[in-house]
RNA sequence: GUUGAAGAUAGAGGUCGCAACUAUCAAAGAGUAAUCCCUUGGAGCUUAGCAGGCUGUGAAGAUGGAUAAAAGGUGAGGUUGCCGAAGGAUGAUCCAGGCUAAAGGAGGCAUUCUGGGGGUAUAGAUAAUAUCUAUACAACUGUCACACGUGGUGUGGAGUACUAUCAGUUGA
Numbered sequence: 001g002u003u004g005a006a007g008a009u010a011g012a013g014g015u016c017g018c019a020a021c022u023a024u025c026a027a028a029g030a031g032u033a034a035u036c037c038c039u040u041g042g043a044g045c046u047u048a049g050c051a052g053g054c055u056g057u058g059a060a061g062a063u064g065g066a067u068a069a070a071a072g073g074u075g076a077g078g079u080u081g082c083c084g085a086a087g088g089a090u091g092a093u094c095c096a097g098g099c100u101a102a103a104g105g106a107g108g109c110a111u112u113c114u115g116g117g118g119g120u121a122u123a124g125a126u127a128a129u130a131u132c133u134a135u136a137c138a139a140c141u142g143u144c145a146c147a148c149g150u151g152g153u154g155u156g157g158a159g160u161a162c163u164a165u166c167a168g169u170u171g172a
Base pairs, nucleotide, nucleotide: 002172003171004170005169007166008165009164010163011162014083017082018081019080020079021078022077024076025075026074034067035066036065037064039062040061044054045053047101048100049099050098086114087113088112089111090110091109093107095105115141116140119137120136121135122134123133124132125131143157144156145155146154147153148152
């Protein structure tokens, strides 16, 4: 001096980049739940069991009427953190609730999958054709490698990746 490996720092993908918060606004939720009254009904009401509570002074259910929400989720605005940003799947654990179990919910841990944002279809969640998640399909887009070639095309891979810089750790 060159080059490889490891390290540190800083970047790029996107005109729908990712996520969180919000005491702001809006739509929808919904004339729904719930409460009360009349009529009907005639013994139960709750995911199951127990406990508790209500109930022939009328339970569940149903018709009609009156009053009448909220949450999760969504869009816009604002703020913040970022580029495995983040999102799934599986497992055990933990938290809340009257107790136990189931289902569901919040949290972190371990393993594993996905470069990214849209579109279409299917499935699930949901009040919902919004939206979210998963899978598949065909394109788009960024990155690297190879081949062709001239400013692009084709094929393929994956994010602990890719690009740039730094120091001079370590190998040749």
Description: This is a predicted structure of a 172-nucleotide RNA (Lysine riboswitch aptamer) from Propionigenium maris DSM 9537. Model confidence (mean pLDDT): 80 of 100. Lineage of the source: Bacteria > Fusobacteriati > Fusobacteriales > Propionigenium > Propionigenium maris. Of the family's consensus pairs, 100% are formed in the model. It matches the Rfam family "Lysine riboswitch aptamer". About the family: Riboswitches are metabolite binding domains within certain messenger RNAs that serve as precision sensors for their corresponding targets.